Molecule: RNase P RNA; transfer RNA
Organism: Actinomycetota bacterium
RNA sequence: UGAGUCGGCCAGGCGGCCGCGUACCGGCUUGACCGGUCCGAGGAACGUCCGGACUCCACAGGGCAGGAUGCUGGGUAACACCCAGUCGGGGCGACCCGCAGGACAGUGCCACAGAGAACAGACCGCCGAUGGCGGGCGCCGGACGGGCAACCGUCAGGCGGCUGCACAGGUGAGGGUGAAACGGUGCGGUAAGAGCGCACCAGCGCCCGGGGUGACCCGGGCGGCUCGGCAAACCCCAUCCGGAGCAAGGUCAGACAGGGGGACGGGCGGCCCGCCCACGCCAGCGGCUCCGGCCAAUGGCACCAACCCCGGGUAGACCGCUGGAGCCGUCGGGCAACCGCCGGCCGAGAUGGAUGGCCGCCUCGGGUGAGCGAUCACCCGAACAGAAUCCGGCGUACAGGCCGACUCACCAC
RNA sequence: GGGGGUGUAGCUCAGUCGGUAGAGCACUACGUUCGCAACGUAGGGGUCGACGGUUCGAGUCCGUUCACCUCCA
Numbered sequence: 001u002g003a004g005u006c007g008g009c010c011a012g013g014c015g016g017c018c019g020c021g022u023a024c025c026g027g028c029u030u031g032a033c034c035g036g037u038c039c040g041a042g043g044a045a046c047g048u049c050c051g052g053a054c055u056c057c058a059c060a061g062g063g064c065a066g067g068a069u070g071c072u073g074g075g076u077a078a079c080a081c082c083c084a085g086u087c088g089g090g091g092c093g094a095c096c097c098g099c100a101g102g103a104c105a106g107u108g109c110c111a112c113a114g115a116g117a118a119c120a121g122a123c124c125g126c127c128g129a130u131g132g133c134g135g136g137c138g139c140c141g142g143a144c145g146g147g148c149a150a151c152c153g154u155c156a157g158g159c160g161g162c163u164g165c166a167c168a169g170g171u172g173a174g175g176g177u178g179a180a181a182c183g184g185u186g187c188g189g190u191a192a193g194a195g196c197g198c199a200c201c202a203g204c205g206c207c208c209g210g211g212g213u214g215a216c217c218c219g220g221g222c223g224g225c226u227c228g229g230c231a232a233a234c235c236c237c238a239u240c241c242g243g244a245g246c247a248a249g250g251u252c253a254g255a256c257a258g259g260g261g262g263a264c265g266g267g268c269g270g271c272c273c274g275c276c277c278a279c280g281c282c283a284g285c286g287g288c289u290c291c292g293g294c295c296a297a298u299g300g301c302a303c304c305a306a307c308c309c310c311g312g313g314u315a316g317a318c319c320g321c322u323g324g325a326g327c328c329g330u331c332g333g334g335c336a337a338c339c340g341c342c343g344g345c346c347g348a349g350a351u352g353g354a355u356g357g358c359c360g361c362c363u364c365g366g367g368u369g370a371g372c373g374a375u376c377a378c379c380c381g382a383a384c385a386g387a388a389u390c391c392g393g394c395g396u397a398c399a400g401g402c403c404g405a406c407u408c409a410c411c412a413c
Numbered sequence: 414g415g416g417g418g419u420g421u422a423g424c425u426c427a428g429u430c431g432g433u434a435g436a437g438c439a440c441u442a443c444g445u446u447c448g449c450a451a452c453g454u455a456g457g458g459g460u461c462g463a464c465g466g467u468u469c470g471a472g473u474c475c476g477u478u479c480a481c482c483u484c485c486a
Stems, first nucleotide, its partner, number of pairs: 001409010012362007020040002023037005028031001042384001046395002049393005054245004061273004066241005071085005086100001087098004101236002106234002108230003123175002125171003130168002132165004137160004142155005183201006202226001204223008249319004259310004265277003280301004286295003326345004331340003363382008414485007423438004432469001440456005462478005
């Protein structure tokens, strides 16, 4: 100098004028009034993908079903988040990515192509040792014929080499198909081959020693030689989880038809079990007794509703509502996420929904014109997006700018 | 503000347990008819809303995102 990686921060600034919302103060002509003061959007307020707080469903237990998570150890109120590590993959590197348990518990799937796709499979090719069929040679003994005999000839048989066929069969080395074909290389071996045997390498399982809290890593030995992939398929294992949501829920006022139907103790959350709550007041036949009371037929009084469905009505006010797992700073613990002590601070609460507009100067980017040039003038642009119960995360969108750490290449010293 | 659901041909919809996507109407051509409709035969037409991942392979499974519909006091 160029290319790149990671982390953090900002989200145009200053001044003037006008305007909007809550709270507070003051005023009078007491009202959707006027004046003043304070405060007034974000890093994502967004998507609503997770996790909580809070409220209601009784004060809520066990099992099943259902759902979620998934290397290890920490952090946290909790999490599918964060931090630190392990393993795997990518990059020359800084560094980045990973829904990363189990496929010898079981079930299922692997289309097309291909001979064969999961306890694999003979299409081509190779072989044909062994068995079968055939040819030819040698040996053996036998029968018949000839010959006095030695011996010669013919016939069928047995045995042993050689050889042909490629019939049975052998073969998983080679070709070919596929995403995937049941370890790789070499030597031996064989009829041809093959972990069939051996050496080295890769992988798996078991054992031993060492390191680590652990995932796991390092070293040594043995074994059979080798065991496909998919769990973001069902499933198994471990851990966790009740449902609904501030339009939750409560109070007041107003309106409508206290209209119709269902159920007849209610709850037990989707189901079951175990269980919880309620069962009023007075009189009292009769019974029991530890003499305190207890159980209790029956009668009278009170309550006759809570609950669900249909139908009808309202769209007002107040609470919930914003001070909180809050923010800032010093110190301490921890590699870090984070935690603790102390001190300081208050930073929006609307309900048809406020947080805006204009002007001037400056900043950044682009364009045009003038000028040798420094520069000047004019014009245009400055993102994504906006609270609605509140927090912690994730994901997505985003003009540009600043700071820090690091890597690689080239050049110079 | 908070829940639930749906995107497949021009329209309305199927698509199971991942294996190469169909039906009806519509459209085009031909036949039929004097002509039209109806009918018959043949045919064309698809980024499965978009992007990424898992897998040999995704309309289907997983994540992100866009658009639309619907419910509530």